[in-house]
RNA sequence: AUAUUCGCCGGCGAUGGAGUCCGCCCUGAACCGGCCGGCGUGGCCUGAUGACUCCUACCUUGGC
Numbered sequence: 001a002u003a004u005u006c007g008c009c010g011g012c013g014a015u016g017g018a019g020u021c022c023g024c025c026c027u028g029a030a031c032c033g034g035c036c037g038g039c040g041u042g043g044c045c046u047g048a049u050g051a052c053u054c055c056u057a058c059c060u061u062g063g064c
Base pairs, nucleotide, nucleotide: 010025011024012023013022016055017054018053019052020051021050033045034044035043036042
């Protein structure tokens, strides 16, 4: 100096907040949705979760 591994802190997991669990990353990082396409500055679509639970927002239906 480089590479690998472990621990701690920290960060991240397509739209907000919290708890628990899981996974990933170690800063040139993890992460930054899907489908079609003639790949053009095009067209279409799902979800507030990584997963579970709760809250908030949004959507649909019914009742008061």
Predicted 3D model of a 64-nucleotide RNA (Fluoride riboswitch aptamer (crcB RNA motif)) from a Phycisphaerae bacterium. Of the family's consensus pairs, 100% are formed in the model. It was read from a public genome assembly, where an Rfam model found it. The organism belongs to Phycisphaerae, within Bacteria. Its mean pLDDT, the model's own confidence on a scale to 100, is 80.